[in-house]
RNA sequence: AAAUGAGGUAGAGGUCGCGGUUUACAUAAGUAUGUAUGAUGAGAUGGAAGGCAUUUAAGACUCAUACAAAAAGGGUACAUCGCCGAAGCAAAAUAUGGCACUUCACAUAUUUUGUUGGGGCUGUCUUCGAAAGAAGCAGAACUGUCACGCCACAAGCGUGUUGAGCUAUCUAAGUA
Numbered sequence: 001a002a003a004u005g006a007g008g009u010a011g012a013g014g015u016c017g018c019g020g021u022u023u024a025c026a027u028a029a030g031u032a033u034g035u036a037u038g039a040u041g042a043g044a045u046g047g048a049a050g051g052c053a054u055u056u057a058a059g060a061c062u063c064a065u066a067c068a069a070a071a072a073g074g075g076u077a078c079a080u081c082g083c084c085g086a087a088g089c090a091a092a093a094u095a096u097g098g099c100a101c102u103u104c105a106c107a108u109a110u111u112u113u114g115u116u117g118g119g120g121c122u123g124u125c126u127u128c129g130a131a132a133g134a135a136g137c138a139g140a141a142c143u144g145u146c147a148c149g150c151c152a153c154a155a156g157c158g159u160g161u162u163g164a165g166c167u168a169u170c171u172a173a174g175u176a
Stems, first nucleotide, its partner, number of pairs: 001175001006171006014084001017083005023077003033068007043055004047104004051099001087116011117143002121139004126135003144162001146160005
């Protein structure tokens, strides 16, 4: 001094960037549930099956009427906190949950592996959900970054990749 590799630090994308929390509002819902009356007459409940337990002719379950009447979760808005593999998704393992004994399912947490640059739109109905929605997958665009090309440069345009990336900067080592 130049380039590459290793390690560290600080940043950028976006007016719907990512996630968390509080508050308010609407929804959930005149639903669940409770009480009373009447009808009916043997099962019913605990996520499913088995097991076990509880309850029931002192009337279960169900239906109707009247009165009373929620909540969680998700959503919207403001505020606030932490951030830019922010975070999400899938699979596996472990633990907890409920009667939790066996299997499965569901929810939460941790770890491992893989995968997605980002947020919308449309479709699908594969999964979860009461629904609204969320997730997954697919499609056509938009957008950020980098590379290459056009352009005198820039702006801009075209093509392609994608985050273990990109930009800036520092450290030590190696090479000359």
RNAcentral holds the sequence, with entries from Rfam. This is a predicted structure of a 176-nucleotide RNA (Lysine riboswitch aptamer) from Lysinibacillus alkalisoli. It matches the Rfam family "Lysine riboswitch aptamer". From the family's description: Riboswitches are metabolite binding domains within certain messenger RNAs that serve as precision sensors for their corresponding targets. Allosteric rearrangement of mRNA structure is mediated by ligand binding, and this results in modulation of gene expression. This family includes riboswitches that sense lysine in a number of genes involved in lysine metabolism, including lysC. The coordinates come from a structure-prediction model, not an experiment, and the mean pLDDT is 78.